[in-house]
Molecule: transfer RNA
Organism: Hydrogenothermaceae bacterium
RNA sequence: GGGCGGUUAGCUCAGUUGGCCAGAGCACCUCCCUUACAAGGAGGGGGUCAUAGGUUCGAAUCCUAUACCGCCCA
Numbered sequence: 001g002g003g004c005g006g007u008u009a010g011c012u013c014a015g016u017u018g019g020c021c022a023g024a025g026c027a028c029c030u031c032c033c034u035u036a037c038a039a040g041g042a043g044g045g046g047g048u049c050a051u052a053g054g055u056u057c058g059a060a061u062c063c064u065a066u067a068c069c070g071c072c073c074a
Stems, first nucleotide, its partner, number of pairs: 001073007010026004019057001028044005050066005
């Protein structure tokens, strides 16, 4: 330098031919339970869907560019 894959919550990851306000597990907070802790039960907070444009009535999803990570080739 070229090709391919990826980027979504603090972490690990889903998200079914584009369709209502974007989800799960763990973690975090509150309460219950316990002498106390853990486990368990109930509830809750947390997101510019990497960034910037474009297409569309509508974009996490499609297109383009850029940034970063990984693999392969040279």